[in-house]
């Protein structure tokens, strides 16, 4: 100098201006002045836990997950250390990596035969005129594997360990309008008998009482059918809309020290770091930075290319993405940049 490998970190900066959410202070109020305001993945919702409600004596069956040894942790399917295997010159990366005499199943093609045994070719013995046939052990051939207690469990299975269900739209509280439920009262309809008034009479009007809950009215000769109507007030209780809590002080962040190879853990000090909820965290302008393209130049080179400089032009979709109860992980996405450990190659001293 080049090529790689592992780990950690950043994620455009500044200024002006107009807003948004939360909150502190001042103000009777209108409002004013401050402070704070997305991520390394907030994502996928894959795994684990906290929390809430429901269920639950215990155990078993069924189902699911995991699977070398040891450790970390609230827990894990995560992480760390070690072993083994595979790949790489190497740093390093990857691995469901328990059990095949408990049982079942499978082993493509080729091959006689794929776990039941069996004989395709060669050799030797018996047998025969020669064969056929038979016995024996060894070799060959096929194949990933050829008789060996074969291989496969990311096939069933067995063994060991773990697992109740649903989820913040959990859950708790407050609580309209309308409809419906219950109760009381009022109004009104029908029927009945009674009392009173009117009329010669049929009948009719009024009054309270009792019964009734769907009576009843209209169209119609009747049935069916259609239609109108089925009231008002108060109280109670349940639910809904809406509101409030849950809701952000936590397995928290950070400085120092101790233990451990490490994951991690202990002690002391300091700090408070979004809390919205149809959902704020933004818009515009300027400038610096970044990115892209072109001319020219320089360095390295495995001659494919890679990196850098300079001038001009373009660019605000200028990375991926955006909280929604919280936390630990995993996975996936990501322009560009910084730092550190290690490995291999080349050159020089």
């Nucleotide at each position: 100098g080049g090529a790689g490998u592992c780990g950690g970190c950043c994620a455009g900066g500044c200024a002006g201006u107009c807003g948004c959410u939360g909150u502190g202070c001042c103000g009777c109020a209108a409002g004013g002045c401050g402070c704070a305001g997305a991520g390394g993945a907030a994502a996928g919702u894959c795994c684990g836990g906290g929390c809430u409600c429901c269920a639950g004596a215990g155990a078993g069956c069924g189902g699911g997950a995991u699977g070398c040894g040891g450790g970390c942790u609230a827990a894990c399917g995560g992480c760390c250390c070690g072993g083994c295997g595979u790949g790489g010159u190497g740093a390093c990366a990857c691995g469901a990596c328990g059990a095949a005499u408990a049982g079942g199943g499978c082993c493509a093609c080729a091959g006689a035969g794929a776990c039941g045994a069996g004989u395709c070719c060669c050799c030797g013995g018996a047998g025969u005129c020669a064969a056929a046939u038979u016995c024996g052990g060894g070799g060959g051939g096929u194949g990933a594997a050829a008789c060996g207690c074969g291989g496969c469990a990311a096939c069933c299975u067995c063994c060991a360990u773990c697992c109740g269900g649903a989820g913040c739209a959990a859950c708790a509280c407050c609580a309209a309008a309308u409809a419906g439920g219950c109760a009381a009262g009022c109004a009104g309809g029908g029927u009945g008998a009674c009392g009173g008034g009117g009329g010669c009479a049929a009948c009719u009007c009024c009054g309270g009482c009792a019964c009734u809950g769907g009576a009843g009215g209209c169209c119609g000769g009747c049935u069916c059918g259609g239609u109108c109507g089925g009231g008002c007030u108060u109280g109670c209780g349940g639910g809904u809309a809406g509101g409030u809590g849950g809701c952000u002080a936590g397995a928290g962040c950070u400085g120092g020290g101790g233990g451990g190879c490490g994951a991690c853990u202990c002690c002391c000090g300091g700090c408070c770091c979004a809390g919205a909820g149809g959902a704020a965290u933004g818009g515009c302008u300027g400038u610096c930075g970044g990115g892209g393209g072109g001319c020219c130049c320089c360095u390295c080179u495995u001659c494919g290319g890679a990196g850098g400089g300079u001038c001009c032009c373009c660019u605000g979709u200028c990375a991926c993405a955006g909280a929604a109860c919280c936390c630990g992980g995993c996975u996936u996405a990501c322009c560009g940049g910084c730092c550190g450990g290690c490995u291999c190659c080349c050159g020089c001293u």

The prediction has a mean pLDDT of 77. A computed fold for a 349-nucleotide RNA from a Burkholderiales bacterium, annotated as Bacterial RNase P class A. Its Rfam family is "Bacterial RNase P class A". Rfam classes the family as a ribozyme. Taxonomically the source falls in Burkholderiales (Bacteria, Pseudomonadati, Pseudomonadota, Betaproteobacteria). A source record names the gene rnpB.